Predicted 3D model of a 71-nucleotide RNA (transfer RNA) from an Actinomycetota bacterium. Its Rfam family is "tRNA". It is annotated as a transfer RNA. Model confidence (mean pLDDT): 82 of 100. The sequence is in RNAcentral, with records from ENA. Lineage of the source: Bacteria > Bacillati > Actinomycetota.

RNA sequence: UCCGGGGUCGUCUAAUGGCAAGACGGGGGCCUUUGGAGCCUCAAAUGGAGGUUCGAUCCCUCCCCCCGGAG
Numbered sequence: 001u002c003c004g005g006g007g008u009c010g011u012c013u014a015a016u017g018g019c020a021a022g023a024c025g026g027g028g029g030c031c032u033u034u035g036g037a038g039c040c041u042c043a044a045a046u047g048g049a050g051g052u053u054c055g056a057u058c059c060c061u062c063c064c065c066c067c068g069g070a071g
């Protein structure tokens, strides 16, 4: 330099055009002799900039970062 794959709550993983979901972790509460077990509840995310579209995590372009390959 070129080619391919990837980037989503603190972490891991879903959502393939129409309300961003779950687990773990975190806050609060209930239960309990106690809670580190169980139950309820709350907060928390789409790498950046444009484009297409009524509507973009999703499709297109460029850039940034990570992984692999070629030279």
Stems, first nucleotide, its partner, number of pairs: 001070007010024004018054001026042005047063005